[in-house]
RNA sequence: ACCGACAAAGGCAAAACCAGCGAAAGCUGGCGACGCAAAGCUAUGGGUCUACAGUUGCUAUGGCAACCACGACCGCCAGGCCGCCGAAA
Numbered sequence: 001a002c003c004g005a006c007a008a009a010g011g012c013a014a015a016a017c018c019a020g021c022g023a024a025a026g027c028u029g030g031c032g033a034c035g036c037a038a039a040g041c042u043a044u045g046g047g048u049c050u051a052c053a054g055u056u057g058c059u060a061u062g063g064c065a066a067c068c069a070c071g072a073c074c075g076c077c078a079g080g081c082c083g084c085c086g087a088a089a
Stems, first nucleotide, its partner, number of pairs: 003086002011036002017030005034075001040081003044078003047073003054067005
């Protein structure tokens, strides 16, 4: 130290289920552990998800379809910021 033990001390918590919020994606809390050495923080670049509203088209005028982020995800990949421990190499 940009490295990462069947180490020590501690930490986080996927899915499912329950409650709440939201149009949705999803979020919060509970429960629960699949996993995680940054699974701590950050939507900056890429990516993914959603589409209430909006635009356009169609329509049997009830609606339907396409597009669309200013919404969401950092437990998708990078970047940035910060950080516990210390075997081996």